[in-house]
């Protein structure tokens, strides 16, 4: 100087004039309302609605099995997560670093197009060797072979030596693969004496097997006030039983207990609730106001502990709460980028209960650390 990797930040500023919303104060006003002053007023993603929770309400609860859904190496941290931090294993990269939907392919089933002899207990197209026939040779038949070549993304271990008619883990050495005493580590896992067959592709983000986990709905949740209506109508299903007490001449009525149907994704058992339960269709009223609504798993600074995520201590700050939707408009001067100048451009984009993550979009710029290449000293 160039190229790259990781992490973080900014993404407009100042002044004048006019305008909007919340909160607090202060006047006018019975109130409604209104004037003045002070102060605050969209994001790093507010987007997506992909995850996890706080909060609210509802659902009968407990145990077991099945179904359904989710997760899938180890440890840590967190309110919690599949996100985060650290490690292990695998893969990519010269490297800094990045990626992984990371249990099981010897429980079973299935798929691997085309090409090729043959694609997972496979296979002989070309070839090599032996014998026979024909015969100058070629060529044909029989047997052996899978080391060489070819096809393919991938061909049933690799390299070398020996051996053989020619070959082959057929034998041997090393590697690879499987089992592994022992050692290190919290663990995943790593190292490894020794032994063995010298044989076992890929895909489970294919079905499946294994292990673990699992109520639902959502601020349009919910609470309160005001107002109004029709405690409406129709068609089905299940159940309407037993015992005891009181009243009554009786019909009957009333109270209590048990049972049946009903309350769970399904089934069984145990307990509980309610006293009728439940499916579909038609029709009526309400659509108003207040609250929930911002002091929080809060922000910032610093110290301690920890490799880190993070935790704790101390100090300091209050930082939108609208309700068809407020934070804007205009003028001027600058900032940054492009351009010789004139001049042009200034990104993605706007809260709606809140928080922690992930994913996606972004003109231009800044900072820190690390890696590689080249040149100079």
């Nucleotide at each position: 100087u160039c190229a790259g990797a990781u992490g973080g930040c900014c993404g407009g500023a100042u002044g004048g004039c006019c305008g909007c919303u919340g909160u607090g104060g202060u006047g006018c006003u019975c109130a409604a309302g209104u004037g003045c002053c002070a102060u605050a007023g969209a994001g790093g993603a507010a987007a997506g609605u992909c995850c996890g929770g706080g909060c609210u309400c509802c659902a009968c609860g407990g145990a077991a099995a099945c179904a359904c859904g989710g997760u899938g190496c180890c440890g840590g941290a967190u309110a919690a997560u599949g996100a985060c931090c650290g490690g292990c294993g695998g893969g990519g990269g010269c490297g800094a670093c990045c990626c992984c939907a990371g249990g099981g392919a010897a429980a079973g089933u299935g798929c691997c197009a085309c090409a090729g002899a043959g694609a997972a207990c496979a296979g002989a197209c070309c070839g090599c060797c032996u014998g026979c026939g024909u015969c100058u040779g070629a060529c044909g038949c029989a047997g052996g072979u899978a080391a060489g070549g070819g096809u393919g993304a991938a061909a049933c271990g690799g390299u070398g030596c020996g051996g053989u008619a020619a070959g082959a883990g057929c034998g041997c050495a090393c590697c690879g693969c499987g089992c592994g005493a022992c050692c290190g580590g919290u663990a995943a896992c790593g190292g490894a004496a020794g032994c063995g067959g010298c044989a076992u592709g890929g895909c489970a983000a294919a079905c499946c097997c294994c292990a673990c986990c699992g109520g639902g709905a959502g601020c349009a949740a919910g609470a309160c006030c005001a107002a109004a209506u029709a405690g409406g109508g129709g068609c089905g299903g299940c159940g309407c039983g037993u015992c005891g007490g009181g009243c009554g001449c009786g019909a009957g009525u009333u109270c209590g207990a048990c049972a049946a149907a009903c309350c769970u994704g399904u089934u069984u058992c145990c307990g509980g609730g309610a006293u009728g339960c439940u499916g579909c269709c038609c029709g009526g009223g309400u659509u108003g106001g207040u609250u929930g609504c911002a002091c929080g798993a809060g922000g910032c600074g610093u110290c301690u502990g920890g490799u880190a995520a993070c935790a704790g201590g101390c100090g300091u700050c209050c930082c939108a709460g609208a309700u068809g939707a407020a934070u804007g408009g205009u003028c001027a001067u600058c900032g940054c980028c492009c351009g010789c100048a004139a001049g042009g451009g200034u990104a993605c984009a706007g809260a709606a209960c809140c928080c922690g993550g992930c994913u996606u979009a972004c003109a231009g710029g800044c900072c820190a650390u690390c890696u590689g290449a080249c040149a100079u000293u």
Predicted 3D model of a 377-nucleotide RNA (Bacterial RNase P class A) from Parvibaculum sp. It matches the Rfam family "Bacterial RNase P class A". From the family's description: Ribonuclease P (RNase P) is a ubiquitous endoribonuclease, found in archaea, bacteria and eukarya as well as chloroplasts and mitochondria. Its mean pLDDT, the model's own confidence on a scale to 100, is 76.